[in-house]
Context: one part of a larger RNA
Molecule: small-subunit ribosomal RNA, 5' domain
Organism: uncultured bacterium
């Protein structure tokens, strides 16, 4: 010197940060992913018009509702359990790949069909939900029709290369496409080819300790042949061959998410990996798919298992390592708070809508930084305290006393940046911050040390007790080393202790 600290004493304002390091333990309760009626069809009601048998019907409009349909839930947001691994950094490769929404070029969009939830009825069920039988939309679903580009097959020239191959252009044969909607401004659709963004995958290098772990390995290694992906491949499967790894430390133990960086340090090097960034892993514990452009998918699905609720006992919910909160474990870590005003995402043509991302704001001296807690004068060196050689010395210009300022607080006034493409609207923070006034020295200091290391000494108490202590050591009747009280050093809204790193 440092900490995401913690204990003890204190404890005045303010900015800016940081705040469950332990039990990846369990979790009440309320938020955290919606959106779109300008893709569709209906329910409910209201309101206006027609019509009316006066019981209603019908059309339109604007409102809610769930459903079918997009698109988004794979972004963000948390943890660090596992992982010593291409997990990660780092340079590469991909003539072995993919890419939704955005941006550019080209080219298209012609008929036609059968369902289906919704709704009704019926039935089943304690509920969760579920079955039947009917009717109906669509930008859902199928079929045909076109086909420059695009894919497959099969054939010939050219050029390139990095081995498989690439690229290209000629012929012939085969597949495959679309969807509308409005307020008429515009939004969408399909194919195809670039591009940015992102991603998948290979491969060199580095990347913790142990040999009181020396051997390890059958899908193992390698081939040919299929499967299989979005690609490469033993990534799987059959046959075949017997190989691969290893003292340049393999295998097996134990620890551990990397990393940019953070602490230290003169550097070199140690140590560490909170916060904020970038990568990974995971979502109760194991498993597994499906949807999709993208997951093997926290707040989706099914399987199993633990555990917890509900049950009419047949059967069913649920997953906080989201934000806030509870218990619990611990030395130890905070509001069941506002707001979408900003900035950013998701939807929508928009208006909006949702956003515990994020903005604030509470709480805590946890840290870091700045300011106060007065200033000047003022000696009869007052009273009081301690102390003494009793003269006196010290507290000490310290107080009183006299003059002045008003920083923060506190009150009053008026009062914002952050908010905007021509105007007008729109502040959660906040009646804050700044800024003006008027008034009182008023409301604002402590804490550890004074034997040497190491700044700062004396008196009583105490008598190897009682106690101190980081290390040398103090205390057995004068202890500057214990208590305690004067004075005294030091650092200061702090101050010591404790752990731990350099």
């Nucleotide at each position: 010197g440092a900490u995401g600290a913690a204990c003890g004493c204190u404890g005045g304002c303010g900015g800016c940060g940081u705040g469950c390091c332990u039990a990846a333990c369990a979790c009440a309760u309320g938020c955290a992913a919606g959106u779109c009626g300008a893709g569709c069809g209906g329910g409910u009601g209201u309101g206006a018009c027609a019509c009316u048998u006066c019981g209603g019907u019908g059309u339109c409009a604007a409102a809610u509702c769930a459903g079918c349909g997009g698109c988004g839930g794979a972004c963000g947001g948390g943890u660090g359990a596992g992982u010593a691994a291409c997990g990660c950094g780092u340079g590469g490769a991909u003539a072995a790949c993919c890419u939704g929404c955005c941006g550019g070029g080209u080219g298209c969009a012609g008929g036609g069909g059968a369902a289906u939830a919704a709704c009704a009825a019926u039935g089943a069920g304690a509920a969760a939900u579920c079955a039947u039988u009917g009717c109906u939309a669509a930008g859902g679903c199928c079929c045909c029709a076109u086909a420059a580009g695009c894919c497959c097959c099969c054939u010939g020239a050219g050029c390139c290369g990095c081995a498989u191959g690439g690229u290209g252009u000629g012929g012939g044969g085969g597949g495959g496409a679309a969807a509308g909607a409005u307020u008429a401004a515009u939004c969408g659709g399909c194919a195809u080819c670039c591009g940015a963004g992102g991603g998948g995958u290979c491969c060199g290098c580095g990347u913790c300790u142990g040999a009181u772990u020396a051997g390890c390995u059958a899908g193992u290694u390698g081939g040919c042949g299929g499967g299989g992906u979005a690609u490469a491949a033993g990534c799987c499967c059959a046959c075949c061959a017997a190989g691969g790894c290893g003292a340049c430390g393999a295998u097996c133990a134990g620890u551990a998410g990397c990393c940019g960086g953070c602490c230290u340090g003169a550097g070199a090097g140690g140590g560490c990996g909170a916060a904020c960034g970038g990568c990974c892993a995971c979502a109760u514990u194991g498993g597994g798919a499906c949807u999709g452009a993208g997951a093997c998918a926290c707040g989706g699905c099914c399987c199993a298992a633990a555990c917890u609720c509900c049950u009419a006992c047949g059967g069913g919910a649920g997953g906080c390592a989201g934000c806030a909160g509870u218990g619990g474990g611990g030395a130890a870590u905070a509001u069941u708070g506002c707001a979408c005003a900003a900035u950013g995402g998701g939807g929508g043509a928009a208006a909006c809508c949702c956003u515990g991302a994020u903005g604030c704001a509470g709480c805590a001296a946890c840290g870091c930084c700045g300011c106060g807690u007065g200033a000047a004068g003022g000696a009869a060196g007052a009273c009081g305290g301690c102390u003494u050689u009793c003269g006196g010395g010290u507290u000490g210009u310290a107080a009183a006393c006299u003059u002045c300022u008003a920083u923060c607080g506190a009150c009053a006034g008026g009062g914002a940046c952050g908010a905007a493409a021509a105007a007008g609207a729109u502040g959660a923070c906040g009646g804050u911050a700044a800024c003006u006034g008027g008034g009182u020295a008023a409301g604002a200091a402590g804490c550890c040390c004074c034997g040497g290391c190491u700044a700062a000494c004396u008196a009583c108490g105490u008598g190897c007790c009682a106690g101190c202590a980081g290390c040398c050591g103090c205390g057995g009747u004068a202890a500057a080393a214990c208590g305690u009280a004067g004075g005294g050093g030091g650092c200061a809204a702090g101050c010591g202790u404790u752990a731990u790193c350099c």